[in-house]
RNA sequence: UGGGGAGUCGUCUAACGGUAGGACAGCUGACUCUGGAUCAGCCAGUUGGGGUUCGAAUCCCUGCUCCCCAG
Numbered sequence: 001u002g003g004g005g006a007g008u009c010g011u012c013u014a015a016c017g018g019u020a021g022g023a024c025a026g027c028u029g030a031c032u033c034u035g036g037a038u039c040a041g042c043c044a045g046u047u048g049g050g051g052u053u054c055g056a057a058u059c060c061c062u063g064c065u066c067c068c069c070a071g
Stems, first nucleotide, its partner, number of pairs: 001070007010024004018054001026042005047063005
């Protein structure tokens, strides 16, 4: 430099263009002499900017970061 791939709660991982879900972690409560375990609930996210669309995590354009291949 060229080609390809990836980016979603703190972490991991889903989601035909139509309510962004689950697990772990965290917090609160129940239970317990205490803790752990268990149960119930809560918190929290689409890499940035534009475009298309009634509607975009998803489609298009353009940046950023990382990975792989070639030279």
Transfer RNA from a Thermomicrobiaceae bacterium, 71 nucleotides, folded computationally. Taxonomically the source falls in Thermomicrobiaceae (Bacteria, Pseudomonadati, Thermomicrobia, Thermomicrobiales). Its Rfam family is "tRNA".